[in-house]
Context: one part of a larger RNA
Molecule: small-subunit ribosomal RNA, 3' major domain
Organism: Oceanisphaera pacifica
């Protein structure tokens, strides 16, 4: 100087408390451990691994296993020779591949050849998701959006170092004020950026429809309009600016006015010096080591989907604030051409047929759902719950056996609110209800985004956890 303390003081955080809803019990989904296996590829492992890499494993992916094949190689550069490239078909085979065979002669040219591509040969080499993240770059997590981390000059100290950065107030903040052997400065904080909340100006189609006219069973449908909504572009607006009080006359705090918004208005992006030899050699790059007729490459099938069990994360429930049936209302944000697919016909349905519009403020996905109205069920393992299994189908796709999703009929398991323990959340939040998107042929209860309805509680900081500043002890560095 740090680190640590079941030392002290001050302070903060959904840290506790006060509340609301969960997890832990059930069934299923998914990840992991373990076990099994020819293989169940690899990595991630307290918080900070475990719906994680994976924004999507039937083949492919794929790195694993088995079998069959190749050896200058699937890919790059260089050399020599041959042939344009390319292409139809037959045979063997699981296929890779091998044999035979049909068509075809192109482009540039100084007529030597050249460009692109294919085959053969030889050698340099290719190739490796093989090892080492404890050799590394880059990227990322974490403490933590915590308020800290430092430097120059000066001063003090023999020195390591100290001071500044401590103190009195204050703040979300090393934020600001005052004091002060310090005076300044840098990286952080804040602001500048995006979005949302109010208003103004401009623009007026595909969006809008107040007033005027026309038309319809009905609809901005038409003429038209530029008010309103919306859409963008540019501005205005909030700064403790104003008033009162408290305070040291300061910084600031409390209350008020005006205002759409008030003291950082809400949300996001943004992560200081560093810590964990944290994570990643399997995104990529890369040192070293290793393999080179194989640890490289190709193909088919299988596996990553196994199942006594254990854990994490979720979904659906256990019902009446509910289930079911009929009717009826209101979003936002997205996506669409190898696409989204209206209307019509057909099927109980998944869907199919036919076919208009739309590269989209125009057309489509698209019915929002919870809600509201009426009816029914009457506390029952039920008209709750839907697992499991049987049958019949649909769709995608060469192909749904291992191993897809969906539909219909039947079946109708556990489950009557979950022990110890444990998680999230302070407001348009929790809870609850639907909607869209990425990936994607198909395949979400995951992920990312969107809106609808919309709470309760916070006395307080004694205690648990984490953190900041000062101080104290130490046999620790």
């Nucleotide at each position: 100087u740090g680190a640590c303390g079941g030392g002290g003081g001050c302070c903060c955080g959904c840290a506790c408390a006060a509340g609301c809803g969960g997890u832990g019990g059930a069934g299923c989904a998914u990840g992991u451990g373990g076990u099994u296996u020819a293989a169940u590829u690899c990595g991630a492992u307290g918080c900070a691994a475990c719906g994680c890499g994976a924004a999507g494993a039937a083949c492919c992916u794929u790195a694993c296993c088995u079998a069959c094949c190749c050896u200058u190689g699937a890919c790059a550069u260089a050399c020599a020779g041959u042939g344009a490239a390319u292409u139809c078909g037959c045979u063997a085979g699981a296929g890779a591949u091998a044999g035979c065979u049909u068509a075809g002669u192109g482009c540039c040219u100084u007529c030597g050849g050249g460009a692109a591509c294919a085959c053969u040969g030889a050698u340099a080499c290719a190739g490796g998701u093989g090892c080492u993240g404890c050799a590394u770059g880059g990227c990322u997590g974490u403490c933590g959006u915590c308020a800290g981390c430092u430097c120059g000059u000066g001063u003090c100290g023999u020195g390591a170092g100290a001071u500044g950065u401590u103190g009195g107030g204050u703040u979300a903040a090393g934020u600001c004020c005052c004091g002060u052997a310090a005076c300044g400065a840098g990286c952080g904080c804040a602001a500048c950026c995006c979005u949302u909340g109010u208003c103004c100006u401009u623009u007026u189609u595909u969006g809008c429809c107040a007033g005027c006219g026309a038309g319809u069973a009905a609809u901005g449908u038409c003429g038209g309009g530029a008010a309103c909504u919306c859409a963008a572009a540019g501005g205005a607006g909030a700064c403790u600016g104003c008033c009162g009080g408290u305070g040291a006359u300061a910084a600031a705090c409390c209350g008020g006015a005006g205002g759409a918004a008030g003291g950082u208005g809400g949300g996001g992006a943004c992560g200081a010096c560093g810590u964990c030899a944290a994570g990643u050699c399997a995104u990529c790059a890369u040192g070293g080591c290793c393999c080179u007729u194989a640890c490289g490459g190709g193909u088919a099938g299988g596996g990553c989907u196994a199942c006594a069990c254990a854990c994490g994360u979720g979904c659906u429930a256990c019902a009446a604030u509910g289930g079911c049936g009929c009717g009826u209302a209101c979003a936002g944000a997205g996506g669409g051409c190898a696409g989204c697919c209206a209307a019509c016909u057909u099927g109980c349905a998944a869907g199919a047929g036919u076919g208009a519009g739309c590269g989209a403020a125009u057309c489509c996905c698209a019915g929002a759902a919870a809600g509201c109205g009426c009816g029914u069920c009457g506390u029952a393992g039920u008209c709750c719950g839907g697992a499991u299994c049987g049958g019949a189908g649909u769709c995608u796709g060469c192909a749904a056996c291992u191993c897809g999703a969906c539909u219909c009929c039947g079946u109708g398991a556990a489950g009557u609110a979950g022990g110890a323990a444990u998680c999230g959340c302070u407001a348009g939040u929790a809870a609850u209800c639907g909607u869209g998107g990425a990936u994607c042929a198909g395949a979400a209860u995951g992920c990312c985004a969107c809106g609808g309805u919309g709470a309760a509680u916070a006395c307080g900081u004694u205690c648990c956890c984490g953190g900041g500043c000062c101080u104290u002890g130490u046999a620790c560095a």